Two RNAs folded together computationally: RNase P RNA and transfer RNA, 460 nucleotides in total. Rfam match: Bacterial RNase P class A. Its family is annotated with tRNA processing, dimeric ribonuclease P complex and ribonuclease P activity in the Gene Ontology.
RNA sequence: CAGCCGGACCGGACGGUCGCUUUCUGCGCCUUCGGGCGUGGGGAGAGGAAAGUCCGAACUCCGCAGGGCAGUGUGCCGGAUAACGUCCGGGAGUGUGGAUUCAAGUCCACUCGACGGAAAGUGCCACAGAAAACAUACCGCCUCGUCGGCAACGCCGGGGUAAGGGUGAAAAGGUGCGGUAAGAGCGCACCGCCGCGGCAGCAAUGGCGCGGGCAGGGCAAACCCCACACGGAGCAAGACCAAAUAGGAAGGGAGUGCUGGCCCGGCGCGUAACAACCUUCGGGUAGGUCGCUAGAGCCGCGCAGCAAUGCGCGGCCCAGAGGAAUGGCCGUCCAGCGGGAGCAAUCCCGCGGACAGAAUUCGGCUUACAGGUCCGGUUGCCUA
RNA sequence: GCCGGCGUAGCUCAGUUGGUAGAGCAUCUGAUUUGUAAUCAGAGGGUCGGGGGUUCAAAUCCCUCCGCCGGCUCCA
Numbered sequence: 001c002a003g004c005c006g007g008a009c010c011g012g013a014c015g016g017u018c019g020c021u022u023u024c025u026g027c028g029c030c031u032u033c034g035g036g037c038g039u040g041g042g043g044a045g046a047g048g049a050a051a052g053u054c055c056g057a058a059c060u061c062c063g064c065a066g067g068g069c070a071g072u073g074u075g076c077c078g079g080a081u082a083a084c085g086u087c088c089g090g091g092a093g094u095g096u097g098g099a100u101u102c103a104a105g106u107c108c109a110c111u112c113g114a115c116g117g118a119a120a121g122u123g124c125c126a127c128a129g130a131a132a133a134c135a136u137a138c139c140g141c142c143u144c145g146u147c148g149g150c151a152a153c154g155c156c157g158g159g160g161u162a163a164g165g166g167u168g169a170a171a172a173g174g175u176g177c178g179g180u181a182a183g184a185g186c187g188c189a190c191c192g193c194c195g196c197g198g199c200a201g202c203a204a205u206g207g208c209g210c211g212g213g214c215a216g217g218g219c220a221a222a223c224c225c226c227a228c229a230c231g232g233a234g235c236a237a238g239a240c241c242a243a244a245u246a247g248g249a250a251g252g253g254a255g256u257g258c259u260g261g262c263c264c265g266g267c268g269c270g271u272a273a274c275a276a277c278c279u280u281c282g283g284g285u286a287g288g289u290c291g292c293u294a295g296a297g298c299c300g301c302g303c304a305g306c307a308a309u310g311c312g313c314g315g316c317c318c319a320g321a322g323g324a325a326u327g328g329c330c331g332u333c334c335a336g337c338g339g340g341a342g343c344a345a346u347c348c349c350g351c352g353g354a355c356a357g358a359a360u361u362c363g364g365c366u367u368a369c370a371g372g373u374c375c376g377g378u379u380g381c382c383u384a
Numbered sequence: 385g386c387c388g389g390c391g392u393a394g395c396u397c398a399g400u401u402g403g404u405a406g407a408g409c410a411u412c413u414g415a416u417u418u419g420u421a422a423u424c425a426g427a428g429g430g431u432c433g434g435g436g437g438u439u440c441a442a443a444u445c446c447c448u449c450c451g452c453c454g455g456c457u458c459c460a
Stems, first nucleotide, its partner, number of pairs: 001380010012333007020045011047355001051366002054364005059234004071230005076090005091115001093112001095110006116225002121223002123219003138165002140161006147154002173191006192214001193212005199206002238290004248281005255269005297316008334353001336351006385456007394409004403440001411427005433449005
């Protein structure tokens, strides 16, 4: 210097101009005195993910929801936190690479993960294979017997074996040496495993000693068992104010509605529980207001802690609209890309800024993202 | 905004203790017919919406992303 990996951060800047939302305010006009309209001025105005709605909470309502069953979720240990399936630290393990050993294995570095229980029970393990969990024997190896053969050996039958081959994702501890007719924890060493004891650690767990030749394959993101947690719905939650119309209730009320210019007439509803009409009240729709943004808030410094995080002090106020504002244009610059000129430094011209966008609010997770900055690790090249 | 469901062949749908992905219609080929339809025989066609994980093995179990569909206030 370049590439890769991991982590943190930024994610266009400044100015002008025309608009939008909200808030404060000056002036003018109108007013039912609550305010309304017009016109000026000042302040504020998207994100790291505002997204997906996958977890956890706040808040609100549901007859305050105690217990049991069912259901759902979580699951090594410790800590952080309002809480969490999140985060931090640790443990044991998977995978990759390197070192070492005759080998099994061990050690180191990086990495990954929903990591309780398979020795409570049930179930499944297709095909292949002798056998898939009460083990078993296809080829083979060894041995005995009859027969054949001069012999090596071969056919058949009986027995031993599980080293080797073969099947499979997986074959009943592994490696090495001894041993044996051939073999085998049959014996020994090492590794693994099981039981007991005490030690270190808050714990997961680690390592030590003694004993045992070894039982108990895998799957619980199969049912299940154990432990723990969880009442449900969601701001379109919910609360308040409250038109017109139509229902409802109470009181008054004997006539009244339609047809019609009016009368007669006709068709209805009523005659006291129940009509029209009048008054009052209640629920409640449209509409309006609240919930609504000062909060598990942001910034800086200090302290405690390996860290997540907590505590203290000081400073700050940072969208609250609601069919939904946060935008357009111009100029200069900053990255970036393309072309041209030049030995080079550099200059000129053109293009041009990712993903996306609040809707009750927070803490996480996941997903999308042009370009850039910083830090750490690692590999390669060049120079000294 | 908040909450639920679905995605398998061109179309409509099956697919359960996880073990070779199926049916009907449609398409193509052949037979039958003078020819077509119908009928008969046969064939092709699948990233099981995408990706990852668990498992020996995933359409199926788990996680995540994408697409589509549906519901919502008050009174009665």